[in-house]
Context: one part of a larger RNA
RNA sequence: UUCUGGUGUCUGCCGAGAACGUUCGUAUAGUACGAGAGGAACUACGAAUGGGUGCCACUGGUGUACCGGUCGUCCGGAAGGGCGCUGCCGGGCAGCUACGCACUACGGGUUAAGAGCUGAAUGCAUCUAAGCUCGAACCCCCCUCGAAAAAGAGACACCGCUUCAAGGUUUCUCGUAGAAGACGAGUUCGAUAGACUCGGGAUGUACGCGCCGAGGUAACGAGGCGUUUAGUCCGCGAGCACUAACCAACCGAAG
Repeated sequence: UUCUGGUGUCUGCCGAGAACGUUCGUAUAGUACGAGAGGAACUACGAAUGGGUGCCACUGGUGUACCGGUCGUCCGGAAGGGCGCUGCCGGGCAGCUACGCACUACGGGUUAAGAGCUGAAUGCAUCUAAGCUCGAACCCCCCUCGAAAAAGAGACACCGCUUCAAGGUUUCUCGUAGAAGACGAGUUCGAUAGACUCGGGAUGUACGCGCCGAGGUAACGAGGCGUUUAGUCCGCGAGCACUAACCAACCGAAG
């Protein structure tokens, strides 16, 4: 800015796209053709591969959140840690990803060369002069996406208009969004985030204590077993108003 202000749902002028390309197999068919040797195609179906779009249930990668093992050194010892490329090594949720997964037609329209119908000029003939039917890539539609600033500025439904309304913004809690704006969810008539509980998941059995323990006169003692499917941790889900979404302000038309 659309002219009475808004909310929601749409339409689609127009625009973007390459969204598809190639190859193989089976049937057709040992058929047509050919003396034989040999040997097709139209069409239908099924795959592969390249490209495109999307996704993360599976598989793999990453995973400097996390868990564990271990070496040197320091914090007196233990426990627990710091530093050493995350010290190195073994795993790994979510997320992001490919090496993983899904989809990725047909058909129609106007035509070219060409093939024809009807048909005169030219009583015949003639595809052309009038008219009509076909016929490829490309183009258009079909398909995907954007799109009321399309100034011819759209449509529909609903709400509101002196009870300064309907509605919106700031603020506040956030993320299916995100460089900033924007977008989306919520704001007590509430599950928006956190805490807590439960579920799910990662690692792999914590500290302490008890027993065993090679060796040693003994002190001590690496390690093993039990307590212990432990301990530690979670960017995941659900439940639950315990905490925080408070208090407020502003914009807003004819009349």